This is a predicted structure of a 595-nucleotide part of an RNA (large-subunit ribosomal RNA, domain I) from Cryobacterium sp. HLT2-28.
[in-house]
Context: one part of a larger RNA
RNA sequence: AGCAAACGGUGAAUGCCUUGGCAUGUAGAGCCGAAGAAGGACGUAGUAAUCUGCGAUAAGCCUCGGGGAGUUGAUAAACGAACUGUGAUCCGAGGAUGUCCGAAUGGGGAAACCCCGCCAGGCCCGUGAGGUGACCUGGUGACUCCCGCCUGAAUAUAUAGGGCGGGUAGAGGGAACGUGGGGAAGUGAAACAUCUCAGUACCCACAGGAAGAGAAAACAAUAGUGAUUCCGUUAGUAGUGGCGAGCGAAACCGGAUGAGGCUAAACCGAUCAUGUGUGAUAGCCGGCAGGCGUUGCAUGGUCGGGGUUGCGGGACUUUUCUGCUGCUUCUGCCGAACAGUGAGGGUUAGAACGUUGUAUAGACGAACAGGAUUGAAAGCCUGGUCAUAGAGGGUGCGAACCCCGUAGUCGAAAUGCAGCAAUCGCCCGAAGAGUAUCCCAAGUAGCACGGGGCCCGAGAAAUCCCGUGUGAAUCUGUCAGGACCACCUGAUAAGCCUAAAUACUCCUACAUGACCGAUAGUGAACAAGUACCGUGAGGGAAAGGUGAAAAGUACCCCGGGAGGGGAGUGAAAUAGUACCUGAAACCGUUUGCUU
Repeated sequence: AGCAAACGGUGAAUGCCUUGGCAUGUAGAGCCGAAGAAGGACGUAGUAAUCUGCGAUAAGCCUCGGGGAGUUGAUAAACGAACUGUGAUCCGAGGAUGUCCGAAUGGGGAAACCCCGCCAGGCCCGUGAGGUGACCUGGUGACUCCCGCCUGAAUAUAUAGGGCGGGUAGAGGGAACGUGGGGAAGUGAAACAUCUCAGUACCCACAGGAAGAGAAAACAAUAGUGAUUCCGUUAGUAGUGGCGAGCGAAACCGGAUGAGGCUAAACCGAUCAUGUGUGAUAGCCGGCAGGCGUUGCAUGGUCGGGGUUGCGGGACUUUUCUGCUGCUUCUGCCGAACAGUGAGGGUUAGAACGUUGUAUAGACGAACAGGAUUGAAAGCCUGGUCAUAGAGGGUGCGAACCCCGUAGUCGAAAUGCAGCAAUCGCCCGAAGAGUAUCCCAAGUAGCACGGGGCCCGAGAAAUCCCGUGUGAAUCUGUCAGGACCACCUGAUAAGCCUAAAUACUCCUACAUGACCGAUAGUGAACAAGUACCGUGAGGGAAAGGUGAAAAGUACCCCGGGAGGGGAGUGAAAUAGUACCUGAAACCGUUUGCUU
């Protein structure tokens, strides 16, 4: 030096474990914010730091409930000082306080800081009236919009502008889902340009718990359906397409859900404005009689009534029916109209009260002992018990009966949500006839040109939506049925609202897993978006395990210490805070063999 064996060191794999994750399901909840949010800074306990909680009333204050013996949050003990059956700590509901920054909003600003005006109070001076300040405390002071009032130019009336007062108005944040406005490229086409990727990614605006859509100017086809949305199917079909790559419907049908309403106009009335007006003829609800005298007429605006439809509807004219009361329309009589209130019907797409249920704390909750082994029994042996409970977890080893629970059954002062009943509020006259006088959403529909979107790439290209230009009709009307025309059929545009079925999950609760088990599973089981890196946007770790219990080695010895040897604890110390197991590489010691 090599080989082998044994024993060690180093090292951290492996095994076992799980406080943490991942995924899914069910149910809930679905916004917060100038009444100052989300997110932070700085403080705050008797004792340094970090986390948690809280805010100068600062690990907390008050009230109402629950609960019932210990408590003063965690790492994390120790000391000190306290609280508590006059019910603490703790849990829930409702309040109070809530520094500074932040939309941040008195002005500024390099966020958590600086500076100011006004009002009130305090402190100070003064007998008092009152006064003072880089002092203290509380309040108030951004912008825009809306509402009301007062003023008020060019310019007479006006308007713009200005001033004052009021507003729980807006602003900002939020994981995904939604609507709208913009909008790529890598890629595919085996190259590439139309095309595709894709109206995707991304950016912006805005909204809600959902959003959007929505009560046919719809589909269909000689038969019919009857708002919208979503699912299945139709169907990778009909189509489209350098007819390449590819893209790709709809109706019927089967289901989920189910809900329909309000205006504009004609006409009537009131009022305002403008124009016109002496003709006593117009007008003053109708008839008769009397009376009045610009009250009239036309156009436009506002308000109230009316009216809302496709067997076209409504206005208009007219007939019949409908409980009571009232007053007025210049006066008297007769009618008519109008208003109010009932009856009846409808309405939780209104309100509060009640009641029931439910959520946010909780409560009760069956049944086992002995023996041996062991450090320890829940495993073994013996004999029992409960079960609407043999889910699960813990306890010194596999526990239905030891503990927490589980099945089952109860429970709310307060706040929220849902259902139900009655009450209030809100809405509503009914039936018929007539005529064809009026109305039925206009710079609209359509058309031309240029685009976009539809399965549809300009095509025979309808339907839908924009831009520019042009530009209708009013029911004997208009639009659609895939150029266009005729017939037939369907619908009634150019106003608005609308629950449910649908999408999503930052969040809450419960449950589940042929999901992970510390190089896995979240980046993060630990002081993790931490340490650290970067000017910054941003990037971004490593790091779990003594033991049943600290019983964490009193005392002695070596040593400056580190560390060790005894002794002791413990079942075990080769379990000694470098701690479960402790592989390999690598480094040794001893012995044997070889050289």
The sequence was found in a public genome assembly. Model confidence (mean pLDDT): 81 of 100. Taxonomically the source falls in Cryobacterium (Bacteria, Bacillati, Actinomycetota, Actinomycetes). Rfam family: Bacterial large subunit ribosomal RNA.